Predicted 3D model of a 263-nucleotide RNA (Bacterial large signal recognition particle RNA) from a soil metagenome.
RNA sequence: CGCGCUAGGCGGGGAGCUAGCGGUUCCCUCGACCCGCAAUCCGCUACAGCGGGGCUGAAUUCCAUCUCGAGGAGGUAGCAGGCGAGGUAGGGCUAGCGUUCGAGAGCGUGGACGGCCAGGUUCCGCGCGAUGGGAGACCGUGAACCGCGUCAGGUCCGGGAGGAAGCAGCGCUAAGCGGAGCCUCCCAGGCGCCGCGGAGUUGCCUGGCCCGAGCGAUCGACGCAGGCACCGCCUCGGCUGCGCCGUCGACGGAUGGUGCGCG
Numbered sequence: 001c002g003c004g005c006u007a008g009g010c011g012g013g014g015a016g017c018u019a020g021c022g023g024u025u026c027c028c029u030c031g032a033c034c035c036g037c038a039a040u041c042c043g044c045u046a047c048a049g050c051g052g053g054g055c056u057g058a059a060u061u062c063c064a065u066c067u068c069g070a071g072g073a074g075g076u077a078g079c080a081g082g083c084g085a086g087g088u089a090g091g092g093c094u095a096g097c098g099u100u101c102g103a104g105a106g107c108g109u110g111g112a113c114g115g116c117c118a119g120g121u122u123c124c125g126c127g128c129g130a131u132g133g134g135a136g137a138c139c140g141u142g143a144a145c146c147g148c149g150u151c152a153g154g155u156c157c158g159g160g161a162g163g164a165a166g167c168a169g170c171g172c173u174a175a176g177c178g179g180a181g182c183c184u185c186c187c188a189g190g191c192g193c194c195g196c197g198g199a200g201u202u203g204c205c206u207g208g209c210c211c212g213a214g215c216g217a218u219c220g221a222c223g224c225a226g227g228c229a230c231c232g233c234c235u236c237g238g239c240u241g242c243g244c245c246g247u248c249g250a251c252g253g254a255u256g257g258u259g260c261g262c263g
Base pairs, nucleotide, nucleotide: 001263002262003261004260005259008056009055010054011029012028013027014026015025019045020044021043022042023041033053034052035051036050037049062257063256064255065254066253067252071248072247074245075244076243078242079241080240081239083237084236085235086234087233088232090231091230092228093227094226096224097223098222100221101220102219103218106215107214114210115209116208117207118206119205120204121203122199123198124197125196126195127194128192129191131188132187133186134185135184136183138179139178140177141176147172148171149170150169155164156163157162
């Protein structure tokens, strides 16, 4: 150096699961033989999932160490964003008060503000009126017989004169029914520009008198005492991203290591 073999290799890692490990699952790196099996799991206790097949094969490809560091998972007193809860009256909004200050429509010598007096407004009692209900009175109607009057006809009594009861009809009336709402009486009360008497009188209204120049809706400032968590601020608790800490760590890079037989 050539040929044929063998060990090995033909992906690895994180999370999760598990006593632990490998696989199925998810993710990362990545491009990397095939088939069957696996979450109410599968297979193991191991340089490796189990079973079957294939390729490569001593080095670009296998092994070890170092390095790089994608990505995962954990922590976090840091930074940023956003959410929730509680608090806070600084800003904002909102309503009130004032022996304060200012602006101010308008009112005011045809008399403001203020003071005094009277009346009203308020309460109690009694009336009056109105309203509603009831009763009486009024009008109409109202009884086959058991209501009244008059009772044709007919009936009864009588020798007769005469007498008696009495249906229908007519007239009247009782209870009842209806009407009218004028009059009288009784009752009621979320009725009243009403009357009389009494009580009360802070405020308001009206009027009169005194005084003689202010009054003033509203707005702003200031002060006082509130309300609302919209903004801000404080505290706490999750979430997301970044950073940091240690941890595992793919791909890549560097260095080294690894057979047998024949010619």

Notes:
Its mean pLDDT, the model's own confidence on a scale to 100, is 78. The model forms 93% of the base pairs in the Rfam consensus. RNAcentral holds the sequence, with entries from MGnify. Rfam family: Bacterial large signal recognition particle RNA. Rfam classes the family as a non-coding RNA gene.